Transfer RNA from a Candidatus Nomurabacteria bacterium, 73 nucleotides, folded computationally.

RNA sequence: CCGCCCUUAGCUCAGUUGGUAGAGCGAGCGCCUUAUACGCGCCAGGUCCCACGUUCGAGUCGUGGAGGGCGGA
Numbered sequence: 001c002c003g004c005c006c007u008u009a010g011c012u013c014a015g016u017u018g019g020u021a022g023a024g025c026g027a028g029c030g031c032c033u034u035a036u037a038c039g040c041g042c043c044a045g046g047u048c049c050c051a052c053g054u055u056c057g058a059g060u061c062g063u064g065g066a067g068g069g070c071g072g073a
Stems, first nucleotide, its partner, number of pairs: 001072007010025004019056001028042004049065005
């Protein structure tokens, strides 16, 4: 320098032809227990990396940028 992939909750990741964003773990609260753990229930938590564009509508499509990874020269 060129090409490809990834970026969504504190962490690991889903998200189906574009239609109001979810799971597990973790945190908090409660139940259970003499108590802790396990188990069960409830609950909070996200400008979906950034900007612009397309669209009635974008996590999803397009362009540019940022960070990370892989390959090639």
The source organism's lineage runs through Bacteria, Bacteria candidate phyla and Candidatus Nomuraibacteriota. Rfam family: tRNA. By type it is a transfer RNA. From the family's description: Transfer RNA (tRNA) molecules are approximately 80 nucleotides in length. Model confidence (mean pLDDT): 83 of 100.